[in-house]
SAM riboswitch aptamer (S box leader) from Hymenobacter roseosalivarius DSM 11622, 111 nucleotides, folded computationally. It matches the Rfam family "SAM riboswitch aptamer (S box leader)". Rfam describes the family as follows. The SAM riboswitch is found upstream of a number of genes which code for proteins involved in methionine or cysteine biosynthesis in Gram-positive bacteria. Gene Ontology term of the family: regulation of gene expression. NCBI's taxonomy places the organism under Bacteria, Bacteroidota, Hymenobacteraceae, Hymenobacter, Hymenobacter roseosalivarius. Model confidence (mean pLDDT): 75 of 100.

RNA sequence: UUUUUAUACCGAGGCGUGGAGAGAAAGGCUCGACGAAACGCCGGCAACCCCCAGCAACCCUGGAACGGUGCCAACCGAGGUCAGCGCAAGUAACUGCUGACCAUAUAAAAA
Numbered sequence: 001u002u003u004u005u006a007u008a009c010c011g012a013g014g015c016g017u018g019g020a021g022a023g024a025a026a027g028g029c030u031c032g033a034c035g036a037a038a039c040g041c042c043g044g045c046a047a048c049c050c051c052c053a054g055c056a057a058c059c060c061u062g063g064a065a066c067g068g069u070g071c072c073a074a075c076c077g078a079g080g081u082c083a084g085c086g087c088a089a090g091u092a093a094c095u096g097c098u099g100a101c102c103a104u105a106u107a108a109a110a111a
Base pairs, nucleotide, nucleotide: 001111002110003109004108005107006106007105008104013042014041015040016039017038021031022030023029043072044071045070048068049067051063052062053061054060079102080101081100082099083098084097085096
């Protein structure tokens, strides 16, 4: 990097270095010299892998949080597009639910 499977609801921040951008992508909106990204340290959240127990067994259920990852602005922050339904309505848009497709992120496995 690609493929497969699963998840993307909730949750959890301080300090130091740094010095102008950041929130994936259009548009908007928001954050930022009262200090952005990135990096480091410490802390925390979660529970994918690992671990423990149950079970005939598990892709199931419960537990744990030492270890491997991940994550820790937003109640205007919501992935996007299309379709259907609902609401509304002169028509549409916005908003809600469902489905399909596309994209992104994370984990595990494989190449």